């Protein structure tokens, strides 16, 4: 230059109109508001609502089982199934990428097709030797060649996503971990090095053990439930419920009268309490944002400074002009660059109780570290 990783920032900038909404301060009002002036006013994902949390109620004497979840080591964190940063492993020449990564000699399911044979395998083809029959040779001892039966083998072929460890040497008839070296594996209370996960090494064992647990299962860890319409305060009017004072009118039952209280029932006045509508807090000062310092390989701490940064309640943040940037095309000028005009575009998406994370989405612009690859000095 060229390709390619990784990681970070912005997410058009100033202005004029004209609007929206919260708040402060003044004013006018018919108490419904209306108007002015200042001030604040979306995001990297406000998104999905997947995962932990903080707040709130609710429930709760311990354990257990049953259900979901979660699975290298060590750290961070308020927590986490999320992040560093190491370890295995699989891809990349390489910066770097993936990665649910405990157990497969508890049991139990599944493993198609092909293949002789797929789980205490197996012999199609093919190797080897012998035994018979036939040919042929050969003076003969015997050799060769078909074909047949009963073996030995598992080297090569072949089939397969995989065939009972792989390369070489010896060894046999042929072959074979049958020996042996090295390399894989399995085991060791064993050394060494790391907190750890591993990692190197010695010493054994010829090797016996397919794969699959985001399949059931087995092990270990975690897990009470609902959620801001969570809760908390205040609370009408009208209509209901108590309960006093007064009056009106009734006059049951208590054998029967009669008087007087009582109750039941209506009226007025006062009280008292529930619940509705409706306010008000929870509600935005927070595991807060920015700068510094210092500590960790990093996630992340700590300490100083310094700022307040949407708070509605069916939900405001917009709309359009100009001016400049940023991309694309076209045309001018003698290619190219640059310049100058004219056209056109500029994204996914919007808080509603905070907060950490994950995942999706997204027009473009820039910065930075590091990798290969070419060239030049």
């Nucleotide at each position: 230059c060229g390709a390619g990783u990784c990681g970070c920032u912005c997410a058009g900038a100033c202005g004029g109109c004209c609007g929206c909404u919260c708040g402060g301060c003044a004013g006018c009002u018919u108490c419904g508001g209306c108007c002015g002036c200042c001030g604040g006013g979306a995001g990297g994902a406000a998104a999905g609502u997947c995962c932990g949390g903080g707040c709130u109620c609710c429930a709760u004497g311990g354990g257990c089982c049953a259900g979901a979840g979660c699975g290298g080591u060590u750290g961070c964190u308020a927590a986490c199934g999320g992040c560093a940063a190491c370890c295995g492993g699989c891809c990349g020449c390489g910066a770097g990428g993936c990665u649910a990564g405990g157990g497969a000699a508890a049991g139990u399911g599944c493993c198609a097709c092909a293949g002789a044979g797929a789980a205490c395998a197996g012999a199609c083809c093919g190797c080897c030797a012998g035994g018979c029959g036939u040919c042929g040779c050969g003076c003969g001892a015997g050799c060769g060649g078909c074909g047949u039966c009963g073996g030995g083998c598992a080297a090569g072929g072949g089939u397969g996503a995989a065939a009972c460890g792989g390369u070489g040497c010896g060894g046999u008839a042929a072959g074979a971990g049958c020996g042996c070296a090295c390399c894989g594996c399995g085991g060791g209370u064993c050394c060494u090095g790391g907190u750890g996960a591993c990692a190197g090494g010695c010493c054994u064992g010829g090797c016996a053990a397919g794969g699959u647990a985001a399949a059931c299962c087995c092990c270990g860890c975690u897990c009470g439930g609902a959620g801001a319409a969570a809760g908390a305060c205040c609370g009408a009017a009208u209509a209901g419920g108590g309960g006093a004072a007064c009056g009106g009118g009734u006059g049951a039952a208590g054998g029967c009268c009669c008087c007087a209280c009582c109750a039941a029932u209506c009226g007025u006045u006062c009280c008292c309490g529930g619940g509705u509508a409706g306010g008000u807090c929870g509600u935005u000062c927070g595991a807060g944002g920015c700068c510094g310092u210092g500590g960790g390989c990093g996630a992340c701490c700590a300490c100083g400074g310094u700022c307040c940064c949407a708070g509605a309640g069916a939900a405001a943040u917009g709309g359009u002009c100009g001016u400049c940037g940023c991309c694309g095309g076209c045309g001018c000028c003698a290619u190219c660059c640059a310049g100058c005009g004219c056209c056109g575009g500029a994204a996914c998406a919007g808080g509603a109780u905070c907060c950490g994370g994950c995942u999706u989405a997204c027009a473009g612009a820039g910065c930075g570290g590091c990798u290969c690859g070419c060239g030049u000095c």
A computed fold for a 377-nucleotide RNA from a Planctomycetota bacterium, annotated as Bacterial RNase P class A. Taxonomically the source falls in Planctomycetota (Bacteria, Pseudomonadati). The model forms 95% of the base pairs in the Rfam consensus. Rfam family: Bacterial RNase P class A. Rfam's curators write: Ribonuclease P (RNase P) is a ubiquitous endoribonuclease, found in archaea, bacteria and eukarya as well as chloroplasts and mitochondria. The sequence is in RNAcentral, with records from ENA. The gene name in the source record is rnpB.